[in-house]
This is a predicted structure of a 74-nucleotide RNA (transfer RNA) from Listeria grandensis FSL F6-0971. RNAcentral holds the sequence, with entries from ENA, MGnify and Rfam. It matches the Rfam family "tRNA". Its family is annotated with triplet codon-amino acid adaptor activity in the Gene Ontology. Rfam's curators write: Transfer RNA (tRNA) molecules are approximately 80 nucleotides in length. The same sequence occurs in records of 10 taxa.
RNA sequence: GCCAACUUAGCUCAAUCUGGUAGAGCAACUGAAUCGUAAUCAGUAGGUUGCGGGUUCAAUUCCUGCAGUUGGCA
Numbered sequence: 001g002c003c004a005a006c007u008u009a010g011c012u013c014a015a016u017c018u019g020g021u022a023g024a025g026c027a028a029c030u031g032a033a034u035c036g037u038a039a040u041c042a043g044u045a046g047g048u049u050g051c052g053g054g055u056u057c058a059a060u061u062c063c064u065g066c067a068g069u070u071g072g073c074a
Base pairs, nucleotide, nucleotide: 001073002072003071004070005069006068007067010026011025012024013023020057028044029043030042031041032040050066051065052064053063054062
């Protein structure tokens, strides 16, 4: 230099293919239970979906530019 994949909650990842209320586990917080702690059980909160532009009634999803990460080729 060329090509491909990936970027979503504090962390690890779904949802994208086939556009239509953004979810799970762990972590955090509250409560129950316990003599107390942990485990356990119930609940709560947490997201401009990497940053712009475009298409659309509607974009995490489709198109496109940029940035970052990883891999392949040279």